[in-house]
A computed fold for a 264-nucleotide part of an RNA from Microtetraspora glauca, annotated as large-subunit ribosomal RNA, domain VI.
Its Rfam family is "Bacterial large subunit ribosomal RNA". Its family is annotated with ribosome and structural constituent of ribosome in the Gene Ontology.
The coordinates come from a structure-prediction model, not an experiment, and the mean pLDDT is 91.
The sequence was found in a public genome assembly.
Context: one part of a larger RNA
RNA sequence: CGCAGGAGACUUGAGAGAGGCUGUCCCUAGUACGAGAGGACCGGGACGGACGAACCUCUGGUGUGCCAGUUGUUCCGCCAGGAGCACGGCUGGUUGGCUACGUUCGGAAGGGAUAACCGCUGAAAGCAUCUAAGCGGGAAGCUCGUCUCGAGAUGAGGUCUCCCUCCCUUUGUGGGGUAAGGCUCCCGGUAGACGACCGGGUUGAUAGGCUGGAAGUGGAAGCGCGGUAACGUGUGGAGCUGACCGGUACUAAUAGGCCGAGGA
Numbered sequence: 001c002g003c004a005g006g007a008g009a010c011u012u013g014a015g016a017g018a019g020g021c022u023g024u025c026c027c028u029a030g031u032a033c034g035a036g037a038g039g040a041c042c043g044g045g046a047c048g049g050a051c052g053a054a055c056c057u058c059u060g061g062u063g064u065g066c067c068a069g070u071u072g073u074u075c076c077g078c079c080a081g082g083a084g085c086a087c088g089g090c091u092g093g094u095u096g097g098c099u100a101c102g103u104u105c106g107g108a109a110g111g112g113a114u115a116a117c118c119g120c121u122g123a124a125a126g127c128a129u130c131u132a133a134g135c136g137g138g139a140a141g142c143u144c145g146u147c148u149c150g151a152g153a154u155g156a157g158g159u160c161u162c163c164c165u166c167c168c169u170u171u172g173u174g175g176g177g178u179a180a181g182g183c184u185c186c187c188g189g190u191a192g193a194c195g196a197c198c199g200g201g202u203u204g205a206u207a208g209g210c211u212g213g214a215a216g217u218g219g220a221a222g223c224g225c226g227g228u229a230a231c232g233u234g235u236g237g238a239g240c241u242g243a244c245c246g247g248u249a250c251u252a253a254u255a256g257g258c259c260g261a262g263g264a
Stems, first nucleotide, its partner, number of pairs: 001152001005163007015149004021049007033038001051106005059100004066093005071086006110144003117137004164263001166176003181259004185201005206252003209248005215241003222235005
């Protein structure tokens, strides 16, 4: 821009794509077969490999503004307690998120038409012949079936709901102000390179803060007590705490601007 009014939702599915892998063992059965050695078709079941998708309950990884321990040094006047630097100084753990080494699931089943091939009936050609008329069977392949995209499918589809028929005019597919609705702007993230997408904008829990909880760390500082001291112990599962789950308008989403039909 189009889809002959303008919007907001929900859809149909022309068409396109993805997927389609495979092993071992057990039963049938040591049966059929075979002198024996050996050893099935058909059918049923179990467990795997590789590949793929989703997810984070578990197990791990990461976790540079979480917690603790600790070395050297500088500083906060000193003690105590801290801060900076040294690879995040080093070391031990670790929430959310992201992840695989983790978990779950997938390949189908089934229907249809067929290939090679196997047949039935059957003439031409009194026989024979799967074929000439006619009728069956038959593949990991084709098609439907599963999943994803999908009406620019210009052949532009469908359903539901909302908005109306204004003013000017040179009468035009012209200009203006609006409706439903949308955009901008702002607070954000289940989204993300930017756009886009999704949530929220005071009739508000969208983010931050505060607060309760979860979770992590693992026993804060100060003071008391014991010890010459290092240190131990009590107060006290203490103190501190990123992203997680709630609550709460304290802070910031204020206010405003723009676009947008009148139906050839």